[in-house]
Context: one part of a larger RNA
């Protein structure tokens, strides 16, 4: 100098306190350990591994495991020789393979003869290849403290140096933000602002949107929206407090007020954190194999444990008949409408769409009636059985759905534990990525909307002086 103290003083955060819903009990779904397997590829392990890499393991993916097969290899450049290139069928095999066979002559120079590219086979060697090891040899990205409010230099001054000062100190802030005072004067990276979105206005612009006209053609841009530029909010204003300052409480105007709500952004650094399995790339190994194909398994196993989640345990509810209201977002290898068909899931069918036009699209909870009366029930759906439907070469290991019958645990969960502070938790549902199929995951969107916060002794976690 830092770092630590079950030392001290100030301060802060859903930290605890008040408060609302959870998790731990029950089946399920999914990741993990661990056990088992020929294989259950591999990483990831307090917070910060466990619905994580994986925004989609039936083949493929695929790295694993057995089988069966190549060896200048699937892939890249040089060389040497042959054929354009590419297509047609047929045996064999599980497939990769392997043999036969049909048809073809392009394109640039050049008179022709030949040569060149670009492919394709052949030979041989340089070499390819490698998701094989070191994440403690690295880059590059990432986590994490933590959006916490720090971390530092230059000149000067102090000190024999290590360092110190500045950055302490009195107020003040979300903030080393800001003001005042000071042997210190200034800068620097961060904070804020500049960015993006949402709340309010005005202007431009009006199709596909809207309608103060019109039956409609068609008018018309006022409203709604769109999608540009702009204003608008600075403690600006008024009154208290205060140190005459930073600013702090009320007010007032105003769509909004003190950082308006969110987003995006993450100083020095830490933790040899994570990642050689995205990429790059050093060092070591493998090179008829740790390289390559294929075809069938496994990654989907199950005495058991933990993590996340989804659905209950019901009457603020179930089931039933009618009715209301969104937002964003996706569509041509695509969305897929009107009819009809089928109890459904789906079929048919083709009309519109390259999309403010047309579809996906009937949001659900809500409301308004009508049953169920506290029961393992008209709750609750797990499991099994049967018939199907759709993707797909192909649903057996191992898809998702539909109908019927089947009716399993469960009556609000020890000990402990978790999210949450306003359109916030909660509870509704809708779309999108990935995706042939497959969503209770994830990641956007909207409808409905509470409680409570006395205040900082306690518990975590920070910060700043000591």
């Nucleotide at each position: 100098u830092g770092a630590c103290g079950g030392g001290g003083a100030c301060c802060c955060g859903c930290a605890c306190a008040a408060g609302c819903g959870g998790u731990g009990g029950a089946u399920g779904a999914u990741g993990u350990g661990g056990u088992u397997u020929a294989a259950u590829u591999c990483g990831a392990u307090g917070c910060a591994a466990c619905g994580c890499g994986a925004a989609a393991a039936a083949c493929c993916u695929u790295a694993c495991c057995c089988a069966c097969c190549u060896u200048u290899g699937a892939c890249a450049u040089g060389u040497a020789c042959g054929g354009a290139a590419c297509u047609u069928g047929c045996c064999a095999g599980a497939g990769a393979u392997g043999g036969c066979u049909u048809g073809g002559u392009g394109c640039u120079c050049g008179a022709a003869a030949g040569a060149g590219a670009a492919c394709c086979g052949u030979a041989a060697c340089a070499c390819a290849g490698g998701u094989g090891c070191u994440g403690c040899a690295u880059g590059g990205c990432u986590g994490u403290c933590g959006u916490c409010a720090g971390c530092u230099c230059g000149u000067g001054u102090c000190g024999u140096g290590a360092g110190a000062u500045g950055u302490u100190g009195g107020g003040u802030u979300a903030a080393g933000u800001c003001c005042c005072g000071c042997a210190a004067c200034g800068a620097g990276c961060g904070c804020a602002a500049c960015c993006c979105u949402u709340g309010c206005c005005a202007u431009u612009a009006g199709u596909u949107g809207c309608u103060a006209c019109g039956a409609a053609a068609g008018g018309g841009c006022a409203c709604u929206c769109u999608a540009a530029u702009g204003g608008g909010a600075c403690u600006g204003c008024c009154g208290g407090u205060g140190a005459c300052a930073a600013a702090c409480c009320g007010g007032a105007g105003g769509a909004a007020g003190g950082u308006g709500g969110g987003g995006a952004u993450g100083a020095c650094g830490u933790c040899a954190a994570g990642u050689c399995c995205u990429c790059a790339u050093g060092g070591c190994c493998c090179u008829u194999a740790u390289a390559g194909g294929u075809g069938g398994g496994g990654c989907u196993a199950c005495a058991c444990a933990c993590g996340u989640c989804a659905u209950a345990c019901a009457a603020u509810g179930g089931c039933u008949g009618g009715u209301a209201c969104a937002g964003a977002g996706g569509g041509u290898u695509g969305c897929c409408a009107a009819g009809c068909c089928g109890c459904g899931a789906g079929g048919u069918g083709g009309a519109g769409c390259c999309a403010a036009u047309c579809c996906c699209u009937u949001a659900a909870a809500g409301c308004c009636g009508a049953u169920c009366g506290u029961a393992g029930u008209c709750c609750g759906g797990a499991u099994c059985g049967u018939a199907g439907u759709c993707u797909g070469c192909a649903a057996c290991u191992c898809g998702a759905c539909u109908a019927c019958g089947u009716g399993a645990a469960g009556u609000c969960g020890g000990a402990a534990u978790c999210g949450c502070u306003a359109g916030u938790a909660a509870u509704c549902g809708c779309a999108g990525a990935u995706c042939a199929g497959c969503a209770u995951g994830c990641u956007g969107c909207g409808g409905u909307g509470a409680a409570u916060a006395c205040g900082u002794u306690c518990c975590c976690g920070g910060g700043u002086c000591u």
This is a predicted structure of a 466-nucleotide part of an RNA (small-subunit ribosomal RNA, 3' major domain) from an uncultured bacterium. The RNAcentral record of the full RNA draws on Greengenes and SILVA. Rfam family: Bacterial small subunit ribosomal RNA. The prediction has a mean pLDDT of 86.